RNA sequence: GUUGAAAAAGCUAAACCUGUCGUGAGAUAGGGACAGAAAGUCAUGGGUCUUUUGAAAAGACUGCCAGACCGCCACAU
Numbered sequence: 001g002u003u004g005a006a007a008a009a010g011c012u013a014a015a016c017c018u019g020u021c022g023u024g025a026g027a028u029a030g031g032g033a034c035a036g037a038a039a040g041u042c043a044u045g046g047g048u049c050u051u052u053u054g055a056a057a058a059g060a061c062u063g064c065c066a067g068a069c070c071g072c073c074a075c076a077u
Stems, first nucleotide, its partner, number of pairs: 001075001003074002011036002016031006034063001040069003044066003047061005
C1' cells in the first nucleotide's frame, strides 16, 4: 500500500467424538481438520440464537456483516 496469485517461518482450528460446567444459547480441556492473510483483540452498530415474560429484561455467538485498535509472512514501492 484499493496487494494476498504463488509460496511460506510461525499461528488458529469447522463438523464430529469424549470429559467437565451451564435450564439453555453456549463455554472449556483433549482428540480431530473443513477451512482461514487477521479465523488476533473489543459485544460498539446491525444480525442470529437462548432463558424468561403481558411488555420488559437478562444472556450467548467476532469462523455472519460492518466499525475501532494492534500485528506476522510474502510481494510491490
This is a predicted structure of a 77-nucleotide RNA (c-di-GMP-I-GGC riboswitch aptamer) from Sulfurovum sp. Model confidence (mean pLDDT): 78 of 100. Its Rfam family is "c-di-GMP-I-GGC riboswitch aptamer". Rfam links the family to the GO term cyclic-di-GMP binding. Lineage of the source: Bacteria > Campylobacterota > Epsilonproteobacteria > Campylobacterales > Sulfurovum. The sequence was found by an Rfam model in a public genome assembly.